[in-house]
RNA sequence: AGAGUUUGAUCCUGGCUCAGAACGAACGCUGGCGGCGUGCUUAACACAUGCAAGUCGAGCGCGAACGUCACCUUCGGGUGGCUAGUAGAGCGGCGAACGGGUGCGUAACACGUGAGUAACCUGCCUUUGGGCUGGGGAUAACCAUUCGAAAGGGUGGCUAAUACCGAAUACGUCCCUCCACUUGAUAGGGGAGGAGGGAGAAAGGGGGCUUUCGGGCUCUCACCCGAAGAUGGGCUCGCGGCCCAUUAGCUUGUUGGUGAGGUAAUGGCUCACCAAGGCCGAGAUGGGUAGCUGGUCUGAGAGGAUGAUCAGCCACACUGGGACUGAGAUACGGCCCAGACUCCUACGGGAGGCAGCAGUGGGGAAUAUUGCGCAAUGGACGAAAGUCUGACGCAGCAACGCCGCGUGGGUGACGAAGGCCCUUGGGUCGUAAAGCCCUGUCAGGAGGGAAGAAUAUCCGAGCGGAAUAAUACCCGAACGGCUUGACGGUACCUCCAAAGGAAGCACCGGCUAACUCCGUGCCAGCAGCCGCGGUAAGACGGAGGGUGCGAGCGUUGUUCGGAAUCAUUGGGCGUAAAGCGUGCGUAGGCUGCCGUGUAAGUCGGGUGUGAAAGCCCGGGGCUCAACCCCGGAACUGCGCCCGAAACUACAUGGCUUGAGUCCGGGAGAGGGUUGCGGAAUUGUCGGUGUAGAGGUGAAAUUCGUAGAUAUCGGCAAGAACACCUGCGGCGAAGGCGGCAACCUGGAUCGAGACUGACGCUGAGGUACGAAAGCGUGGGGAGCAAACAGGAUUAGAUACCCUGGUAGUCCACGCUGUAAACGAUGUUCACUAGGUGAUGGGGGGCACACGCCCUUUAUUGCCGCAAGCUAACGCGUUAAGUGAACCGCCUGGGGAGUACGGUCGCAAGAUUAAAACUCAAAGGAAUUGACGGGGGCCCGCACAAGCGGUGGAGCAUGUGGUUUAAUUCGAAGCAACGCGAAGAACCUUACCUGGGUUUGACAUCCCGCGAAGGUCCUGGAAACGGGGCUGUGCCCUUCGGGGAACGCGGUGACAGGUGCUGCAUGGCUGUCGUCAGCUCAUGUCGUGAGAUGUUCGGUUAAGUCCGGCAACGAGCGCAACCCCUGUUCCUAGUUGCCAGCAUUAAGUUGGGGACUCUAGGGAGACUGCCGGUGUGAAACCGGAGGAGGUGGGGAUGACGUCAAGUCCUCAUGGCCUUUAUAUCCAGGGCUACACACGUGCUACAAUGGUCGGUACAAAGGGCAGCAAAGCCGCGAGGUGGAGCGAAUCCCAAAAAGCCGGCCUCAGUUCGGAUAGGAGUCUGCAACUCGACUCCUUGAAGUCGGAAUCGCUAGUAAUCGCGGAUCAGCAUGCCGCGGUGAAUACGUUCCCGGGCCUUGUACACACCGCCCGUCACACCAUGGAAGUUGUUUGGACCAGAAGUCGUCGGGAGCUAACCCGCUCAUUUAUGUUCGGGAGGCAGGCGCCGAAGGUCUGAAUGGUAACUGGGGUGAAGUCGUAACAAGGU
Repeated sequence: AGAGUUUGAUCCUGGCUCAGAACGAACGCUGGCGGCGUGCUUAACACAUGCAAGUCGAGCGCGAACGUCACCUUCGGGUGGCUAGUAGAGCGGCGAACGGGUGCGUAACACGUGAGUAACCUGCCUUUGGGCUGGGGAUAACCAUUCGAAAGGGUGGCUAAUACCGAAUACGUCCCUCCACUUGAUAGGGGAGGAGGGAGAAAGGGGGCUUUCGGGCUCUCACCCGAAGAUGGGCUCGCGGCCCAUUAGCUUGUUGGUGAGGUAAUGGCUCACCAAGGCCGAGAUGGGUAGCUGGUCUGAGAGGAUGAUCAGCCACACUGGGACUGAGAUACGGCCCAGACUCCUACGGGAGGCAGCAGUGGGGAAUAUUGCGCAAUGGACGAAAGUCUGACGCAGCAACGCCGCGUGGGUGACGAAGGCCCUUGGGUCGUAAAGCCCUGUCAGGAGGGAAGAAUAUCCGAGCGGAAUAAUACCCGAACGGCUUGACGGUACCUCCAAAGGAAGCACCGGCUAACUCCGUGCCAGCAGCCGCGGUAAGACGGAGGGUGCGAGCGUUGUUCGGAAUCAUUGGGCGUAAAGCGUGCGUAGGCUGCCGUGUAAGUCGGGUGUGAAAGCCCGGGGCUCAACCCCGGAACUGCGCCCGAAACUACAUGGCUUGAGUCCGGGAGAGGGUUGCGGAAUUGUCGGUGUAGAGGUGAAAUUCGUAGAUAUCGGCAAGAACACCUGCGGCGAAGGCGGCAACCUGGAUCGAGACUGACGCUGAGGUACGAAAGCGUGGGGAGCAAACAGGAUUAGAUACCCUGGUAGUCCACGCUGUAAACGAUGUUCACUAGGUGAUGGGGGGCACACGCCCUUUAUUGCCGCAAGCUAACGCGUUAAGUGAACCGCCUGGGGAGUACGGUCGCAAGAUUAAAACUCAAAGGAAUUGACGGGGGCCCGCACAAGCGGUGGAGCAUGUGGUUUAAUUCGAAGCAACGCGAAGAACCUUACCUGGGUUUGACAUCCCGCGAAGGUCCUGGAAACGGGGCUGUGCCCUUCGGGGAACGCGGUGACAGGUGCUGCAUGGCUGUCGUCAGCUCAUGUCGUGAGAUGUUCGGUUAAGUCCGGCAACGAGCGCAACCCCUGUUCCUAGUUGCCAGCAUUAAGUUGGGGACUCUAGGGAGACUGCCGGUGUGAAACCGGAGGAGGUGGGGAUGACGUCAAGUCCUCAUGGCCUUUAUAUCCAGGGCUACACACGUGCUACAAUGGUCGGUACAAAGGGCAGCAAAGCCGCGAGGUGGAGCGAAUCCCAAAAAGCCGGCCUCAGUUCGGAUAGGAGUCUGCAACUCGACUCCUUGAAGUCGGAAUCGCUAGUAAUCGCGGAUCAGCAUGCCGCGGUGAAUACGUUCCCGGGCCUUGUACACACCGCCCGUCACACCAUGGAAGUUGUUUGGACCAGAAGUCGUCGGGAGCUAACCCGCUCAUUUAUGUUCGGGAGGCAGGCGCCGAAGGUCUGAAUGGUAACUGGGGUGAAGUCGUAACAAGGU
């Protein structure tokens, strides 16, 4: 740092996905050790049990027992001492508000940060001032009694205090009044001072000395009143940090004031009265969610996410409410009340609160021990010893995380065995192992053995200090001493033995490091995305090998990253998602030039704060590291002070260029109102006139003899304004078009004057806003949704036609949308040009029409100037370069939909989601392909012709059917007389049956034998059983060995027309003998690609020429090759014969002239002439001539069709191996209701038949062709001359020509079928050959829709030959004979080429693709209802409790006061009564849960219902993409 994925490919846009890091994790597999951390994220669910907050006897009063000793005893026991002033509870003090837990609630001054408090409090602690006097009355414990099951009480009596209460005193303090000082603005102010008045305190304990035993002195710890400090808090304020506007209005103690109450304290905190305010688009109110922070994770950062552990703050303690105590609580282990739940109960009543530590149940994917210790640190109490402390320190469990260590090291090649792979050579696991030599971490055993702990506490003699009468006591420092360790016999060290006990997990198609075999066969399965799997899977499963990490490895989940994919850094909006339809304008944002001032922003410096921990840097400690410690830096922030004044801001003064005003012109379908006009349409009246009109692709519906259409005239009505009319004008947009008048808006030009920034944009808001639509009332000619009819069609609810109503028009009012588009918001400035148009101005020329130059506004085009853009394109009218402001976008679908709100009469508009689903959806451009797009051009493509096929019979191939088998393949063109140039056996691959198993065939090995020939026998044969005969060739050491061949045998192997042509080679078909297909270099383009190859001509041709950012080249075309056509030369047999001779005959002599044969030349090249053309290529015409590639053949570019062939051959893989091999016999491939293709023969007279007669070419021939002759009606037989063939034979050519008959008929046409008789081939013609003869004589009288071939020696027609082959030809391949017609032309059909265009196609139109319906599944809207949750309002009732009030009435009442009685010495004590005060109680306000009624919000569920999505092969149509056929 990027990568994969949309396409045939490309660029862009854009989403999805991956690689990284992290985690309080969980799950799977695996697991040796240690250190340091961490461990209920869910049910703030419920909790058994134990523990978690006590302590102080130096505050106080009481005060046991067990046991033991002694005594007494009625022997039951009792008393006393010790136990012991102990245990224990109680009164009192301090603590319990800390520490520990949790995150429910809370969107708040809760938190963070910074200020304020002149509006406050602060126990314990520190410093300091002053004080601590003298009295009084109670009460718990205890005792007695009593109620209760219990928990707990009641009554009476006794008693103490550092408990409680008066009184005294008052340095300060507080309150009131007065005086004067200072500070200073929240003022009823703060600070300090003086005077007067008033209020208000206390407690003792311990040690020492002393004592008259009352006390005194002193030290110390307490205590009281103050002042200050420290610490901790309360309250207030600025700023900061979540989502929803589908929450837009909220508020009555509400906002403020005055007064009062209340509080430590400000304050509507509370109350009374008064006023009517307060908050809100910079988001009030409401809803949802959430503890906040330091930090943590991630990131380059900015950010994003998060808030476990640790630390700070807050909130909570079963739920709700409430106060008490206290310095502090509205109190986790306190109280009261209500509620739910659990437990106990004697049913009357009680008890409880683990979100402390362990632990249990439950929930959950998931989270530990009912451990040890107070040794350390910290806390409470205490003078202290000490006690308490689930805080804490440790240990246990868990790979949960981080860090460290180990599972060994060296050597070792026969590269062992074994596994895997294999091209069979080998490769690999692999120096890996074994073997040999070593080491000793961890674990194990044995031994030793810390630090954490001490300057602690305590004790001690001396020293110092304060105080004192004092050397005591007390305090302090140093010294000495005693003691204290949970962890733990742990860390660590040493020794012993021993390689011994210690490696897994994931992955290996691309991304992404790592490859093979087997199995499986769209199955099983994988998958993060793309995607793998349908018989050779590097993607599934296993194995071998490899890669990565390693005591872990993977998976899942979550967060950040990558993602510049919400963009401040750092994105966009013409066509990809995205500019509001357009103006005006509020708030807001932004705002010209020159001064002056201020200093809010801004900048600089200083200062305070920014807790610690963490991060970072440096250093240090555990052997290292993790971890820990110390120091620094940093904490980007906020406050305060000082300074600067450029910019912004503010204040002020000026300026004129932005903006505007005035004056004068001209232009205009700008808007509104009123009036007028003509043409046309239609209607109507009248005239002329007659049979049609109208309409269409063609028709029909329709109109018309009741007179239409046509035509003339009159009248009526409504709507729209031809020509002018123009990328002309005007308007903000929508939009505006006859003429005139009136009213009216804006822009523009010219020249000056004036105002002096008055400007730009514009969330909300408001106005305008095409068409259609709606309401009311008019109007209604034409046109025309709906509707009707006629056509079209498979259908046609459409397109076409005939009608036709709303509507279109007017008035008024709604609607508020559009492809409202330049798909381009408004404003300003700047940045080459060229050329038009409209309006205005200036100048020059001109008599004028006008022309030229220039300026301004508007409106177009061109433009690779530059620049921008993904490209297309934009380009002074920007999509360029900048500035200001607004609007909008964030993958496709769901959906501009649902719900909610607003608007509307409605239609609907506007605002606007989610679930679910997909891996894309898109933009531009490229190459193709395609188009019922265009242009150009070819082809027997059509047309023009000739002859056929399709009908018949037969032949042949195919399908189908049948069959034991009818072997297999070929399938539109391009399968079907095709493979097959020959199925009776063979062929043959199929079937039935009979045999063989190293095999019918190949190689190797062993044994025997030559091979071979022949006979008998079983059998259908294959195959068996037996007999006879026979010895060859090569070498030889003479024993034998070898080769070919045969027989027998073993195993390697053979064999397979078994499968896969979609694993292949080769060969072939086809487009197509079409004219195309490419490359190198250069150039253009971001790129795919383009250019070249396009263009203008021309050609059969990418043939050639010209031009051109191309210049060249290759494969194709053409030519070179063969046949044929003309001619020459050479040659002259087997060929030929003009002349000569000869014959029956080129038979022979002879001849080379001719034909012919077969070798070699010539010839044709647009060479020549004329014309056209670009002085070209070329074309047209012509001369001569075979003439413009002369005709034919061979020759087939890059490629396409997974075309065909595994059954020609070859070949990978798979399958088979007494069978899928092989041999044999018989059968089948020849079947037959049918269907199709290809042919033959016909249907007749251009014919048939009979007779006569003429002329070919090319072939073939020895297992052959075969003549003559003879026989047979004939097939043929016999015969065998000749010929390995220019010699002989096949061989007769046929149509033709001449002549006869037939005379239009199912025939003298036609020959199928059938009967009979034969011939030939062959081992054999039954299934199943061909041919001959006689007889039979079917269909068929020219063939529906449709369809094929052919352009000249062609079609048609006629025969001949050959391959295969024993035989079998209507097929195939060749040969010649006779020998036409037609082509205007390229509109149409088919195929093809080039250019261009459109495209949503790219397995490419046999493409793509839409909607309904049917089925399955999924999520969702509506819905009568039903059921929850939250919440508002009104009312009822009202617990606890604070506050207020009552103290009237017969409740209770120690301290203070008064009176009285009694006692003793004034005084005090006491009884009784009263008062004050208090308590209980009553009443009142408030008030939780509760109840009733009524709303709101939000869930669940629901008959039924709506659409939506998804789903290999369902139905109907064909809407879109090409002009997609409207």
Predicted 3D model of a 1526-nucleotide RNA (small-subunit ribosomal RNA) from a metagenome. Its Rfam family is "Bacterial small subunit ribosomal RNA".